[in-house]
Context: one part of a larger RNA
RNA sequence: CUGGGCGUAAAGCGCACGAAGGCGGAUCUUUAAGUCAGAGGUGAAAUCCCGGAGCUCAACUUCGGAACUGCCUUUGAUACUGGGGAUCCUGAGUCCGGGAGAGGUGAGUGGAACUGCGAGUGUAGAGGUGAAAUUCGUAGAUAUUCGCAAGAACACCAGUGGCGAAGGCGGCUCACUGGCCCGGAACUGACGCUGAGGUGCGAAAGCGUGGGGAGCAAACAGGAUUAGAUACCCUGGUAGUCCACGCCGUAAACGAUGGAUGCUAGCCGUUAGGCAGCUUGCUGCUUAGUGGCGCAGCUAACGCUUUAAGCAUCCCGCCUGGGGAGUACGGUCGCAAGAUUAAAACUC
Repeated sequence: CUGGGCGUAAAGCGCACGAAGGCGGAUCUUUAAGUCAGAGGUGAAAUCCCGGAGCUCAACUUCGGAACUGCCUUUGAUACUGGGGAUCCUGAGUCCGGGAGAGGUGAGUGGAACUGCGAGUGUAGAGGUGAAAUUCGUAGAUAUUCGCAAGAACACCAGUGGCGAAGGCGGCUCACUGGCCCGGAACUGACGCUGAGGUGCGAAAGCGUGGGGAGCAAACAGGAUUAGAUACCCUGGUAGUCCACGCCGUAAACGAUGGAUGCUAGCCGUUAGGCAGCUUGCUGCUUAGUGGCGCAGCUAACGCUUUAAGCAUCCCGCCUGGGGAGUACGGUCGCAAGAUUAAAACUC
């Protein structure tokens, strides 16, 4: 390379946008590059293959044929692909009328709770545990009432509910803003799909500078437990968690399932719409999502099953025994932590 694969055996980039490239709807027409056919030229000899001959045979030698699957020229064919031209509306998009939503950013604001502080009542315990102790408390704690402060998170609603490309998003209000769905069919007329590189986004932790700091809490300290206890339990407690700006770029970033399009039984829920019918709250049909089951089919099995892991096409990514190793070296990126790209010896 051919071939086989990627839910769980090795294998889908965390996600998107997108230059190149690859692939690409219907009809007509033209061209004849790919494609197909005929003819001609060339394709040295040797080798290979077939038939024959010569060394006693064979290897070997030799003669003839075939072949040399290729290239060039030329004459044609035109279904498909490509190039040129024209037309079209079903793909894609625009427009109009509706709809739902924790989609994003900024600003403002609310109540509960925890904690702290001030004050009142009040007195000996409180707290914590398996049991205790460290701890707090007669300098008045715990409990209870009122007030104040500050930070963080938003109970109920809440739902295999919604939105977002993914990460993710949840009190309320306002401003700005992205996407989606349904209906209409006025407009453009293939404008599409994918996407090596590239660019952007990307939980948590971590890093830098400056703020903030209620609760929680790595590290740390103490008390227990224990043979020990650098833990699990308890009392404290600093980074951090929060905000602004800038980095990091990783996760079991998971549906462990790349994206797009078409096709292939149904049944039952649920979300947002539309249409029709009537008995006006139900039924039927339909679109987009989100769940449960299930036929055919697929699968090693488990299971998947119109939200496919079925049947097909296109494009990208990735895999090739275990360990060594996602390591070393080198490159790139980073303030660092490290990330990314990524071997070999050796060994089983």